The part of an RNA shown here (large-subunit ribosomal RNA, domain IV) has 317 nucleotides and comes from an uncultured Candidatus Saccharibacteria bacterium.
It matches the Rfam family "Bacterial large subunit ribosomal RNA".
Its mean pLDDT, the model's own confidence on a scale to 100, is 82.

[in-house]
Context: one part of a larger RNA
RNA sequence: UCUUCGUUAAGGAACUCGGCAAACAAGCAGCCGUAACUUCGGAAUAAGGCUUGCCCUCGUAAGAGGGCCGCAGCUAACGAACCCAUGAAACUGUUUACCAAAAACACAGGUCUCUGAUAACACGAAAGUGGAUGUAUAGGGGCUGACGCCUGCCCGGUGCUGGAAGGUUAAGGUAAGAGGUUUACGCCUCGAACUGAAGCCCCAGUGAACGGCGGCCGUAACUAUAACGGUCCUAAGGUAGCGAAAUUCCUUGUCAGGUAAGUUCUGACCCGCACGAAUGGCGUAAUGAUAUGGGUACUGUCUCAACGAAGAGCUCG
Numbered sequence: 001u002c003u004u005c006g007u008u009a010a011g012g013a014a015c016u017c018g019g020c021a022a023a024c025a026a027g028c029a030g031c032c033g034u035a036a037c038u039u040c041g042g043a044a045u046a047a048g049g050c051u052u053g054c055c056c057u058c059g060u061a062a063g064a065g066g067g068c069c070g071c072a073g074c075u076a077a078c079g080a081a082c083c084c085a086u087g088a089a090a091c092u093g094u095u096u097a098c099c100a101a102a103a104a105c106a107c108a109g110g111u112c113u114c115u116g117a118u119a120a121c122a123c124g125a126a127a128g129u130g131g132a133u134g135u136a137u138a139g140g141g142g143c144u145g146a147c148g149c150c151u152g153c154c155c156g157g158u159g160c161u162g163g164a165a166g167g168u169u170a171a172g173g174u175a176a177g178a179g180g181u182u183u184a185c186g187c188c189u190c191g192a193a194c195u196g197a198a199g200c201c202c203c204a205g206u207g208a209a210c211g212g213c214g215g216c217c218g219u220a221a222c223u224a225u226a227a228c229g230g231u232c233c234u235a236a237g238g239u240a241g242c243g244a245a246a247u248u249c250c251u252u253g254u255c256a257g258g259u260a261a262g263u264u265c266u267g268a269c270c271c272g273c274a275c276g277a278a279u280g281g282c283g284u285a286a287u288g289a290u291a292u293g294g295g296u297a298c299u300g301u302c303u304c305a306a307c308g309a310a311g312a313g314c315u316c317g
């Protein structure tokens, strides 16, 4: 010096990215007591407070009364620190065997779509098998993700579904005609026009299908702003709700709160670089080795280090 431990004056997070690590306290024993919020189940062991030993007497016991000692009587050991606020995910669950356990995946629920049975779909050159010894309250696929309130506008493009009048269109059919050959009959080759399916063009529908959801100029009796007007473009110009957000570049936006002091945090504002409605929007009790901010208690995290123990290291052998 290192590893693992133990103790520490005064202070008590001043440490640090961050209370990481450690410490404290409480310990599903009894009694009392217990808030917001809530899906009325919870939250909740919320929080917080009190009791706990031994001896004697009475009593079957439970217990009651009295007494004794210590600063201290839950316990032999094992055995939750707690509170406030916010984000995201409803929840229990699953995951990167060996750097990620999460807000990712799954989930119940919602919705769209396909499938009438030799089902759709999948595996397989095939036979066949699964689906299923099931039959639309079933099965496959896509998206979303408990619950509550909701889910706006656009079908021009792409996709899907439906339609069949017309256009286009393959092989094939038919065939005017042309060529080769032959003495001839014939045979061979080419072949306009006509006919000829799906598809595409075309006509509609369809967004919990892929997706999309504007610009400029002016205007009110202070100023500012613009309910209002004009104009261009579009398939249609972003509705409700939310908003410096896990989304905000400028930005440590501005105001308020908390601190003596706050780029983080909370509540507002809205000028949304570049939120927005099942690639779901906004809320939400409960849950958690989740993320963030604050507080009580507690401490060698620190001011600032000291001492001790065991082992290693070091020296000698």
Base pairs, nucleotide, nucleotide: 001312002311003310004309005308006307007306008305010303011302014301019298029051030050031049032048037042039146053068054067055066056065057064058063069073081296082295083294084293085292086291087290089287093105094104109144110143111142112141113140114139115138121130122129123128147283148282149281150280152213153212154211157210158209159206160205161204162203163202166201167200168199172195173194177190178189179188180187181186214232215231216230217229218228241275242272253269254268255267256266257265